[in-house]
Overview: Predicted 3D model of a 73-nucleotide RNA (transfer RNA) from Candidatus Chisholmbacteria bacterium RIFCSPLOWO2_01_FULL_49_14. The organism belongs to Candidatus Chisholmiibacteriota, within Bacteria. Rfam family: tRNA. It is annotated as a transfer RNA.

RNA sequence: GACCGCUUAGCUCAGUUGGAAGAGCGCUUCGCUUACAUCGAAGAGGUCGGGGGUUCGAGACCCUCAGCGGUCA
Numbered sequence: 001g002a003c004c005g006c007u008u009a010g011c012u013c014a015g016u017u018g019g020a021a022g023a024g025c026g027c028u029u030c031g032c033u034u035a036c037a038u039c040g041a042a043g044a045g046g047u048c049g050g051g052g053g054u055u056c057g058a059g060a061c062c063c064u065c066a067g068c069g070g071u072c073a
Stems, first nucleotide, its partner, number of pairs: 001072007010025004019056001027043005049065005
């Protein structure tokens, strides 16, 4: 330098067909316990990497930039 893949909650990741965002773990509160853990219930937490475009509607499609990983040179 060329090409490919990835970027979504604190962490690991789904969401693959465009209809408006989820799981597990973690965190907070409550219950249970003498207490802790386990267990049960509820809850908080997201500009979906940045910007722009298409569309009635974008995490998803298009362009561009950035970061990470890989292949080739």